[in-house]
Formats: sequence, C1' cells, structure tokens
RNA sequence: AUGAGAAAAAGCCAAACUUACCGCAAGGUAAGGACGGAAAGCCACGGAUCUCAUGGAGAUGGCCGGGUUGCCUUG
Repeated sequence: AUGAGAAAAAGCCAAACUUACCGCAAGGUAAGGACGGAAAGCCACGGAUCUCAUGGAGAUGGCCGGGUUGCCUUG
C1' cells in the first nucleotide's frame, strides 16, 4: 500500500420510544434509551423514498450505489 474478517482485546456509533427546543412539514438538535451496526464516520454526486408555502425548495448517508478518512487482527 492492498484484500479479507469482527473470533480476541481496546474502543466507537445509537433504531424504536420518552422529554424539551427548532421547522409549515418530512425531519433535525440535546438528554435518557438500545433495535442494531465492521465504517450506523464524513460527503446529497447518481438512483430511490418522503415533505411542502410545489415552474422549485427541503429531508433521509441507520434505503442502494459511489467518493473519501479511520481502530484492531490476519493474508
């Protein structure tokens, strides 16, 4: 550098739900919580889905693909 894996070890994230706040909404933020995750870190580029105050704008990366960065073990 690159492929594979999550058995071990050290860790990491946090679904649903509840409370508070933001937003027209989808949804987001924080705290609790833990369904799960080997990138469930980041990026809306393509597809898909969702919302709306719909010639457009927004949301979802824990929907799929892609880009990019990273811990451990092993080839």
A computed fold for a 75-nucleotide RNA from a Desulfohalobiaceae bacterium, annotated as c-di-GMP-I riboswitch aptamer. It matches the Rfam family "c-di-GMP-I riboswitch aptamer". Rfam's curators write: GEMM was predicted in a large-scale screen for bacterial structured RNA regulatory elements. The prediction has a mean pLDDT of 85. The source organism's lineage runs through Bacteria, Pseudomonadati, Thermodesulfobacteriota, Desulfovibrionales and Desulfohalobiaceae.